This is a predicted structure of a 61-nucleotide RNA (Fluoride riboswitch aptamer (crcB RNA motif)) from Ensifer adhaerens. The source organism's lineage runs through Bacteria, Pseudomonadati, Alphaproteobacteria, Hyphomicrobiales and Ensifer. The coordinates come from a structure-prediction model, not an experiment, and the mean pLDDT is 75. Of the family's consensus pairs, 100% are formed in the model.
[in-house]
RNA sequence: CGCGCAGAUGGGGAUGGAGUUCCCCGAAACCGCUCGUCGAGCUGAUGACUCCUGCCGCAUG
Numbered sequence: 001c002g003c004g005c006a007g008a009u010g011g012g013g014a015u016g017g018a019g020u021u022c023c024c025c026g027a028a029a030c031c032g033c034u035c036g037u038c039g040a041g042c043u044g045a046u047g048a049c050u051c052c053u054g055c056c057g058c059a060u061g
Base pairs, nucleotide, nucleotide: 010025011024012023013022016052017051018050019049020048021047032042033041034040035039
């Protein structure tokens, strides 16, 4: 350097935890969106569903 076989434990899906499920990754998967020269603005604790926690708004006591 080339070829063949095997490759577990696991990890990730824009800010926390758990369950279910889907997809993706093997050093990668992943690291939101819009306008834009500088910069400014917007949504959301989920990939999806449910629950909890946190945050925001309204109403009642």